Context: one part of a larger RNA
RNA sequence: UGUUUUGAAUCUUGAAGGGAGUUAACCCUAGUACGAGAGGACCGGGUUGAACUGACCUCUGGUGUACCAGUUGUCCUGCCAAGGGCAUUGCUGGGUAGCUAAGUCAGGACGGGAUAACCGCUGAAAGCAUAUAAGCGGGAAGCCCCCCCUAAAACUAGGAUUCUUUUAGGCUGGUCGGAGAACACGACUUUGAUAGGGCGCAGGUGUAAGUUUCGCAAGGAAUUUAGCCGAGCGCUACUAACAGCCGAAUUGG
Numbered sequence: 001u002g003u004u005u006u007g008a009a010u011c012u013u014g015a016a017g018g019g020a021g022u023u024a025a026c027c028c029u030a031g032u033a034c035g036a037g038a039g040g041a042c043c044g045g046g047u048u049g050a051a052c053u054g055a056c057c058u059c060u061g062g063u064g065u066a067c068c069a070g071u072u073g074u075c076c077u078g079c080c081a082a083g084g085g086c087a088u089u090g091c092u093g094g095g096u097a098g099c100u101a102a103g104u105c106a107g108g109a110c111g112g113g114a115u116a117a118c119c120g121c122u123g124a125a126a127g128c129a130u131a132u133a134a135g136c137g138g139g140a141a142g143c144c145c146c147c148c149c150u151a152a153a154a155c156u157a158g159g160a161u162u163c164u165u166u167u168a169g170g171c172u173g174g175u176c177g178g179a180g181a182a183c184a185c186g187a188c189u190u191u192g193a194u195a196g197g198g199c200g201c202a203g204g205u206g207u208a209a210g211u212u213u214c215g216c217a218a219g220g221a222a223u224u225u226a227g228c229c230g231a232g233c234g235c236u237a238c239u240a241a242c243a244g245c246c247g248a249a250u251u252g253g
Stems, first nucleotide, its partner, number of pairs: 007163006016150004022050007034039001052107005060101004067094005072087006111145003118138004169246004173189005194240003197236005203229003210223005
């Protein structure tokens, strides 16, 4: 764009297409059937794995360059103290969210249908025989379904429900993120918790500064499970989401 429809919103059917489809060991049956013995099952039931695939971050870890601490050199804030800059994030030890695997969870199934090789029933041609000529069964990790995903542009373009005359609804702008290269998608736009801020909590770091005190001092202790804190959870309109536009059949101009 088309389709359908007056115009919309939401939910769907599934033609068709894609994905998946793996396998081992062990235990029981059973040292049974079989076999002189050595050895050693079918069928059936169960357990645990491997590789692969998908999802996720509770756990174990990794990362975590605007988190916390320690520390070296040097420059600066006049000096002490306390801090800041630079040195690969200066280096080192940890680490929230997010992302992530080596971590966690799940999957292959069950079942149905038609069959292959193969095995049969009934059965003539051909008084017999014959699974086949008519007819009817069994039978595979394979085929078609069943499972997962896309899907009405499936031109036979499907269906249902609800709303709808300046409304239903949508767009631009704006605050954003579970989304993201742009676009798109999703949340919100004062009838508001969308982001920031504030408060509380979780969580991280690991006990701040100042003061007091002990020590000649380097330092130690107390105040102090302190101080500080990015993304997490909740509450709260303090700040910013102001506003603008489009929006229907038929006839005539």
Large-subunit ribosomal RNA, domain VI from a bacterium, 253 nucleotides, folded computationally. The sequence was found in a public genome assembly. Rfam family: Bacterial large subunit ribosomal RNA.